[in-house]
RNA sequence: GGGGACAUAGCUCAGCUGGUAGAGCGGUUCGUUCGCAAUGAACAGGUCUGGGGUUCGAUUCCCCAUGUCUCCACCA
Repeated sequence: GGGGACAUAGCUCAGCUGGUAGAGCGGUUCGUUCGCAAUGAACAGGUCUGGGGUUCGAUUCCCCAUGUCUCCACCA
């Protein structure tokens, strides 16, 4: 330098062909207990990496940028 994959909750990840985003773990509260652990229930938590475009409507499609991983090439 060229190709490919990825970026979604605190963490690990889902989200089928566009229609106002979910799970597990974790967190908070409550119940059971003398208390803890464990378990059950409820709740909170996200401008979906940033910008632009298409569209009535974009996490999803297109372009650019940034970052991570990976393959190839180059240099020495």
This is a predicted structure of a 76-nucleotide RNA (transfer RNA) from a Planctomycetota bacterium. Its mean pLDDT, the model's own confidence on a scale to 100, is 80. The source organism's lineage runs through Bacteria, Pseudomonadati and Planctomycetota. It matches the Rfam family "tRNA". Rfam links the family to the GO term triplet codon-amino acid adaptor activity. From the family's description: Transfer RNA (tRNA) molecules are approximately 80 nucleotides in length.